[in-house]
RNA sequence: GGGCAGAUACCCUAGUGGACAAAGGGGGCUGACUGUAAAUCAGCUGGCAACGCCUUCGGUGGUUCGAAUCCGCCUCUGCCCA
Numbered sequence: 001g002g003g004c005a006g007a008u009a010c011c012c013u014a015g016u017g018g019a020c021a022a023a024g025g026g027g028g029c030u031g032a033c034u035g036u037a038a039a040u041c042a043g044c045u046g047g048c049a050a051c052g053c054c055u056u057c058g059g060u061g062g063u064u065c066g067a068a069u070c071c072g073c074c075u076c077u078g079c080c081c082a
Stems, first nucleotide, its partner, number of pairs: 001081007010026003018065001027045006046054003058074005
């Protein structure tokens, strides 16, 4: 330099253009259980003035009524070729 794959919540990881603040696991917080702890079980785990609203899927721009999802460019990571 060329080709391919990828970047999602604290971590891992899934995610048909509209049921997406987005499944599952880990971790964390709270509670139950226990003499204590571990294990197990339950709830919560982006923010807020909370029946709702706002913001978010590497960055930026675009397509669309609507984008984590499609497209362009950029950044970074892995693999292959040279």
About this RNA
A computed fold for an 82-nucleotide RNA from an Anaerolineae bacterium, annotated as transfer RNA. It matches the Rfam family "tRNA". From the family's description: Transfer RNA (tRNA) molecules are approximately 80 nucleotides in length.